[in-house]
Context: one part of a larger RNA
RNA sequence: ACGUGGUCAAGGAACUCGGCACAAUGAUCCCGUAACUUCGGAAGAAGGGAUGCCGGAGAGGGUAACAAACACGCCCGCUCCGGUCGCAGAGAAUCGACUCAAGCGACUGUUUAGCAAAAACACAGGUGCAUGCCAAGCCGCACAAGGCGCCGUAUAUGCACUGACGCCUGCCCGGUGCCGGAAGGUUAAGGGGAGAGGUUAGCCGCAAGGCGAAGCUUCGAGCCGAAGCCCCGGUAAACGGCGGCCGUAACUAUAACGGUCCUAAGGUAGCGAAAUUCCUUGUCGGGUAAGUUCCGACCUGCACGAAUGGCGUAACGACUUGAGUACUGUCUCGACCACGUGCUCG
Numbered sequence: 001a002c003g004u005g006g007u008c009a010a011g012g013a014a015c016u017c018g019g020c021a022c023a024a025u026g027a028u029c030c031c032g033u034a035a036c037u038u039c040g041g042a043a044g045a046a047g048g049g050a051u052g053c054c055g056g057a058g059a060g061g062g063u064a065a066c067a068a069a070c071a072c073g074c075c076c077g078c079u080c081c082g083g084u085c086g087c088a089g090a091g092a093a094u095c096g097a098c099u100c101a102a103g104c105g106a107c108u109g110u111u112u113a114g115c116a117a118a119a120a121c122a123c124a125g126g127u128g129c130a131u132g133c134c135a136a137g138c139c140g141c142a143c144a145a146g147g148c149g150c151c152g153u154a155u156a157u158g159c160a161c162u163g164a165c166g167c168c169u170g171c172c173c174g175g176u177g178c179c180g181g182a183a184g185g186u187u188a189a190g191g192g193g194a195g196a197g198g199u200u201a202g203c204c205g206c207a208a209g210g211c212g213a214a215g216c217u218u219c220g221a222g223c224c225g226a227a228g229c230c231c232c233g234g235u236a237a238a239c240g241g242c243g244g245c246c247g248u249a250a251c252u253a254u255a256a257c258g259g260u261c262c263u264a265a266g267g268u269a270g271c272g273a274a275a276u277u278c279c280u281u282g283u284c285g286g287g288u289a290a291g292u293u294c295c296g297a298c299c300u301g302c303a304c305g306a307a308u309g310g311c312g313u314a315a316c317g318a319c320u321u322g323a324g325u326a327c328u329g330u331c332u333c334g335a336c337c338a339c340g341u342g343c344u345c346g
Stems, first nucleotide, its partner, number of pairs: 001341008010332002014330001019327001027051005036041001038164001052084007060076004085089001097325007104317002109121002125162007137148003165312004170242003175239002177235005184230003190224002195219005202211003243261005270304001271301001282298005
């Protein structure tokens, strides 16, 4: 000096990102216990008191081998009285700190074996879609066999989203997707073969060359030709989307009201400086002597919003945030003790 333990005057979070770490609480019995609530809880809420040992008394319970009763006893707690010792009687050890408010997630659970345990995942519940059975879907694969689904049958199975419960879940189908439709347009292979070319027996020509049947061969128009796409409808708890400008009331301000442009439709209820608010430490109120955090409001929502769910919510949480009581070497501000390690000297 460091490490591990221990103690500390006065103060008591002034420390710090933050009470991190420490301290404190702690057992059993008795009294007592709020808001809120899904009436179960919250709750060990909170907050108090008692506890050793010795002696005595009282009522009660258990205990004798078949059942009932029962003596001397033994055991178990309960109540009361008296005494007695210590600083201290749950005398050591093990052994909840608590309260208030807010956010998120309903809950118990699950997770990054080896930096993350959470507000992430799951969940019961809700909804949509698919599937009528050799089901859909999936594994396998040779467009197999076989298997799962299932020795099940729509109160079933599969997929997707949401995520207890309560109150609810608005408008838009123009785009994309999906479902349905089949009149018309477009459209492949294929069918079809009008027609065109190549070749040459032959013919013509003095020659160069020209014409050219059949056969073979190359190309090939109109026409016929499915799904799809175009088209016509439906569908948002499918993917998604949910406006601008100007004017107006007898102070001012504001605009219930009016005009106009655009759109598929212009954000409803609820919530709102929020896990979302840039400006921003918004403004007002509360809490503090003093509060960029916190709580309650306001609404000017840069850029909330309704199952990518909205808003609440008792209970729960090694979650996150703010406040307080208790407690303390976290600190003011450091000191000392014990043990261990290192270093220096001997």